[in-house]
RNA sequence: GCCAAGGUAACUCAGUGGUAGAGUGCCGCCCUCAUAAAGCGGUUGCCGAGAGUCCGAUUCUCUCCCUUGGCA
Numbered sequence: 001g002c003c004a005a006g007g008u009a010a011c012u013c014a015g016u017g018g019u020a021g022a023g024u025g026c027c028g029c030c031c032u033c034a035u036a037a038a039g040c041g042g043u044u045g046c047c048g049a050g051a052g053u054c055c056g057a058u059u060c061u062c063u064c065c066c067u068u069g070g071c072a
Base pairs, nucleotide, nucleotide: 001071002070003069004068005067006066007065010024011023012022013021018055025043026042027041028040029039048064049063050062051061052060
């Protein structure tokens, strides 16, 4: 330099045009002599940045940034 995959909650990941979710974590309650586990409730997002298309974009298109892998 070229090609491909990826960037979404604190972490791991879903979400293929119509108000963004799960598990884990964290906080509280409950339970226990106590701790842990189990149970219940709560908690967090400019969806990497910018532009375009569209009534409407996390989603489609373009440019850029970053990460990983491959080729040279």
RNAcentral holds the sequence, with entries from ENA. Predicted 3D model of a 72-nucleotide RNA (transfer RNA) from a Patescibacteria group bacterium. The coordinates come from a structure-prediction model, not an experiment, and the mean pLDDT is 81.